[in-house]
RNA sequence: GCGCGUGUAGCUCAGUGGUAGAGCGCGUCACUGAUAAUGACGAGGUCGAAGGUUCGAUCCCUUCCACGCGCA
Numbered sequence: 001g002c003g004c005g006u007g008u009a010g011c012u013c014a015g016u017g018g019u020a021g022a023g024c025g026c027g028u029c030a031c032u033g034a035u036a037a038u039g040a041c042g043a044g045g046u047c048g049a050a051g052g053u054u055c056g057a058u059c060c061c062u063u064c065c066a067c068g069c070g071c072a
Stems, first nucleotide, its partner, number of pairs: 001071007010024004018055001026042005048064005
């Protein structure tokens, strides 16, 4: 340099045009003599960036950025 892939909560990952979710973790409460476990509730996200298409974009298109793999 060329090709391909990945980027979503603190971590690991779903979601794939129509209000953004799970598990673990975190907080509060319940339970307990006290922990753990368990249960209930809650906080936490401008979906890597900018543009475009669309009534509507995490999702489709373009260009960048970061990371990974392959080729040279």